[in-house]
Context: one part of a larger RNA
RNA sequence: CUGGGCGUAAAGGGAGCGCAGGCGGAAUGGUGUGUUAGAUGUGAAAUCUCGGGGCUUAACUUCGAAAUUGCGUCUAAAACUAUCAAUCUAGAGACUUGGAGAGGUAAGUGGAAUUUCUGGAGUAGCGGUAAAAUGCGCAGAUAUCAGAAGGAACACCGAUGGCGAAGGCAGCUUACUGGACAAGAUCUGACGCUCAAGCUCGAAAGCGUGGGGAGCGAAAGGGAUUAGAUACCCCUGUAGUCCACGCCCUAAACGUUGUACACUAGGUAUUGGAGGAAUCAUCCCCUUCAGUGCCCCAGCUAACGCGAUAAGUGUACCGCCUGAGGACUACGACCGCAAGGUUAAAACUC
Numbered sequence: 001c002u003g004g005g006c007g008u009a010a011a012g013g014g015a016g017c018g019c020a021g022g023c024g025g026a027a028u029g030g031u032g033u034g035u036u037a038g039a040u041g042u043g044a045a046a047u048c049u050c051g052g053g054g055c056u057u058a059a060c061u062u063c064g065a066a067a068u069u070g071c072g073u074c075u076a077a078a079a080c081u082a083u084c085a086a087u088c089u090a091g092a093g094a095c096u097u098g099g100a101g102a103g104g105u106a107a108g109u110g111g112a113a114u115u116u117c118u119g120g121a122g123u124a125g126c127g128g129u130a131a132a133a134u135g136c137g138c139a140g141a142u143a144u145c146a147g148a149a150g151g152a153a154c155a156c157c158g159a160u161g162g163c164g165a166a167g168g169c170a171g172c173u174u175a176c177u178g179g180a181c182a183a184g185a186u187c188u189g190a191c192g193c194u195c196a197a198g199c200u201c202g203a204a205a206g207c208g209u210g211g212g213g214a215g216c217g218a219a220a221g222g223g224a225u226u227a228g229a230u231a232c233c234c235c236u237g238u239a240g241u242c243c244a245c246g247c248c249c250u251a252a253a254c255g256u257u258g259u260a261c262a263c264u265a266g267g268u269a270u271u272g273g274a275g276g277a278a279u280c281a282u283c284c285c286c287u288u289c290a291g292u293g294c295c296c297c298a299g300c301u302a303a304c305g306c307g308a309u310a311a312g313u314g315u316a317c318c319g320c321c322u323g324a325g326g327a328c329u330a331c332g333a334c335c336g337c338a339a340g341g342u343u344a345a346a347a348c349u350c
Stems, first nucleotide, its partner, number of pairs: 004321003007304002012318001014201004021194003025088002028085004034080001035077008049065006091191001092188003095184004103177007110154001115149006125136002162169002206247006215241002220236004258317006266295011299306002323350003332343004
């Protein structure tokens, strides 16, 4: 290179945008890039193959043919491909109307609860556990009432529900703002798909500077348990968790299933639209579009299972795999304040 693969056996990049590249809708005409056919030149000889000849045969040697799958030039064809011209609307986009949504950012604001503080009232315990103890409490705790402060998270609604590219997103209000969907069919006229590099986003933990600190709580201390207990249980408790700005860039970043498009039986539930029929009715019913689930035909699969949200049937493009360990490692390079990240071997063993 040619292959075979990537849900669970090795293998889908964490996600998006996107230059180059690859691929690309319908009809018409031109050209003739690729393509096809023919002609011609060349493709040294030897070698190889085939048919003869010569050494007694063979190896060897010699003659002829073929081959040299390629390249150049000329002629022809015009379906496909390419390109040029002009055109179309089924892809894509714009526009109008409409409703849905924890989509994002910022500001403001609410109640419950925990904790602390102040005051009232009140007395001997509270707390914790399998049982205890450490701990708190006569300097008046716990329980209870009133008030105040402060931080963090938003019960019910709430859902097998919704939104977002993924990470993720939930009290309420306002401002700004992204996307999707339905109906209409006014406009543009292939403007599309995918995407190495690149850029942007990216849970938690962690890092830097400055704030904040109620609860929880790595580390640490103490009490238990135990043969021991650097744990599980209990009492404390620092970083952190929260905010602003700047880094880090990894996850079982999972649907362990890349993106886009087309096609291929049904049934059922649910979310958001539209239409119809019917009605007191916005419900029920029928049709349809877009999502989210379950069950299944065909088909696929090693099986499990998947099954219009495909792992079915096809097309385009990207990423990745190639026995296990060594090794999400070493070295080098790039990035990072660091922690470390990305890329990524070999010896050796089986």
Annotation
A computed fold for a 350-nucleotide part of an RNA from an uncultured bacterium, annotated as small-subunit ribosomal RNA, central domain. Rfam family: Bacterial small subunit ribosomal RNA. The RNAcentral record of the full RNA draws on ENA. Its mean pLDDT, the model's own confidence on a scale to 100, is 88.